Source information
A computed fold for an 86-nucleotide RNA from Anaerolineales bacterium UBA3082, annotated as c-di-GMP-I-GGC riboswitch aptamer. Its mean pLDDT, the model's own confidence on a scale to 100, is 83.
RNA sequence: CAUGACAAAGGCAAACCAUCGAAAGGUGGGGACGCAAAGCCAUGGGUCUAAGGCCCCAAGGGGCUAUGAUCGCCAGGCUGCCGAAA
Numbered sequence: 001c002a003u004g005a006c007a008a009a010g011g012c013a014a015a016c017c018a019u020c021g022a023a024a025g026g027u028g029g030g031g032a033c034g035c036a037a038a039g040c041c042a043u044g045g046g047u048c049u050a051a052g053g054c055c056c057c058a059a060g061g062g063g064c065u066a067u068g069a070u071c072g073c074c075a076g077g078c079u080g081c082c083g084a085a086a
Base pairs, nucleotide, nucleotide: 004082011035012034016029017028018027019026020025033072039078040077041076043075044074045073046070047069048068052065053064054063055062056061
């Protein structure tokens, strides 16, 4: 450099509960759905939501929209623990 073991020490974390939020989802608890970057950055793409805004309406409601969310969707950037085989 590359790689990721039925290794070791640790780490993150799904379900679920509480709470905040219009929602997506966030935070705290939790611990075995999973993860070797499931650490960080919304930069590009994707996806989710639609409070507000705009439009339509048979007045019940409906449609569009990110400035919201997601790094546990992908790419890119920055940083990083451990150690076999080959």